This is a predicted structure of a 131-nucleotide RNA (c-di-AMP riboswitch aptamer (ydaO/yuaA leader)).
């Protein structure tokens, strides 16, 4: 330097859900959550309970027990950031009358799903090729 290229199922990607050890629990490391002083916030009380995980709230209209439309928010488009542009989700649950922060300390969890050459723009990194 460059009309190249980004290694595709022994993979990519959502998520905390992964790795060692083990016959199996256990355990061990890393991730993630929660409980819980002082201070600081709150202003106390109210079943219209109240709260936590989660991106997953909320507004609207019809109904009155479900849909329909948006919406806070949250992935993805096969190096990696930022920008466009497109598209998708916007769910389930769990405590059980009680949780504001919060050192130290306690404790719980590591499921489960989806993809099939996969946009563009500039910036970096790698690689390949020529010089």
């Nucleotide at each position: 330097a460059u009309a190249a290229c980004g290694u595709c199922a022994u993979c990519u990607c959502c998520g905390a859900a992964u790795u060692c050890c083990c016959a199996a629990a256990a355990g061990a490391a890393a991730c993630g959550g929660g409980g819980g002083a002082c201070c600081c916030a709150u202003u106390a009380u109210c079943a219209a309970g109240g709260g936590g995980u989660g991106a997953a709230u909320c507004c609207u209209a019809a109904u009155c027990a479900u849909c329909a439309g948006g919406u806070a928010g949250g992935g993805c488009a096969a190096c990696u950031u930022g920008g466009g542009u497109g598209u998708c989700c916007g769910a389930a649950u769990c405590c059980g009358u009680c949780a504001g922060c919060u050192a130290a300390c306690c404790u719980c969890g590591u499921a489960g799903g989806a993809g099939u050459u996969g946009u563009c723009c500039a910036a970096g990194c790698g690689u390949a090729u020529u010089g």
Its mean pLDDT, the model's own confidence on a scale to 100, is 79.